A computed fold for a 97-nucleotide RNA from Lentibacillus salicampi, annotated as Glycine riboswitch aptamer. The sequence was found by an Rfam model in a public genome assembly. Rfam family: Glycine riboswitch aptamer. Rfam describes the family as follows. This family represents the bacterial glycine riboswitch. NCBI's taxonomy places the organism under Bacteria, Bacillota, Caryophanales, Bacillaceae, Lentibacillus.

RNA sequence: AUGAUUACAAGGGGAGAGUUUACUGUUCAGCAGCACAGUAACGCCGAAGGAGCAAGCAUUCCGUGAAUCUCUCAGGCAAACAGACUCUUGUAGGACG
Numbered sequence: 001a002u003g004a005u006u007a008c009a010a011g012g013g014g015a016g017a018g019u020u021u022a023c024u025g026u027u028c029a030g031c032a033g034c035a036c037a038g039u040a041a042c043g044c045c046g047a048a049g050g051a052g053c054a055a056g057c058a059u060u061c062c063g064u065g066a067a068u069c070u071c072u073c074a075g076g077c078a079a080a081c082a083g084a085c086u087c088u089u090g091u092a093g094g095a096c097g
Stems, first nucleotide, its partner, number of pairs: 006092008018042001020041007043077003049073001050071003056064002
C1' cells in the first nucleotide's frame, strides 16, 4: 500500500408551463410599426428556497417524523439566467479490510 457514507470546489447533463392581453417607457425631426424593459390582469408550471403530513417511535409536554408526495408564499412560463437530481475530476475525511 484498500479507500465507503459524507462535505467542498471545478466542468458536463438537466424537465415543465402564455415571448397571452392592456398600459407606460425606450429608439426616431415627427407619426406609425417592430423589438426590449417595467407594471397590472387573467391563465398555467414545479426540479431554487419555503411550508405541510404517513407509518413508526415516544407517550402523563396534543411531541418527533421523509420525499422527486401535497401546497403553490416565493420562484418560473421564447432565448439567457436559474434549476432538484446526476456524472467526472480534485481536495478533505477515514468506515470496512